[in-house]
RNA sequence: GGCGUAGCUCAAUUGGCAGAGCGCUGGUCUCCAAAACCAGAGGUUGCGAGUUCGAUUCCCGCCGCCC
Numbered sequence: 001g002g003c004g005u006a007g008c009u010c011a012a013u014u015g016g017c018a019g020a021g022c023g024c025u026g027g028u029c030u031c032c033a034a035a036a037c038c039a040g041a042g043g044u045u046g047c048g049a050g051u052u053c054g055a056u057u058c059c060c061g062c063c064g065c066c067c
Base pairs, nucleotide, nucleotide: 001066002065003064004063007022008021009020010019016053024040025039026038027037028036046062047061048060050058
């Protein structure tokens, strides 16, 4: 100096409803399975404090990882 957001990889930027792909679960299809298609579940956004009507986003401290 950079990074920390779903199980994994990552989005979300003048501060305004937290998302995608893969994976997982169920269904359709199939003799069975895979593939394909449809649907669904899954998050204290590393922790704490501050500013604000409102914080993943801005300020401060701490923790962890990388350089």
The RNA shown here (transfer RNA) has 67 nucleotides and comes from a marine eukaryotic metagenome. Rfam family: tRNA. Rfam links the family to the GO term triplet codon-amino acid adaptor activity. Rfam classes the family as a transfer RNA. Rfam's curators write: Transfer RNA (tRNA) molecules are approximately 80 nucleotides in length. The coordinates come from a structure-prediction model, not an experiment, and the mean pLDDT is 83. RNAcentral holds the sequence, with entries from MGnify.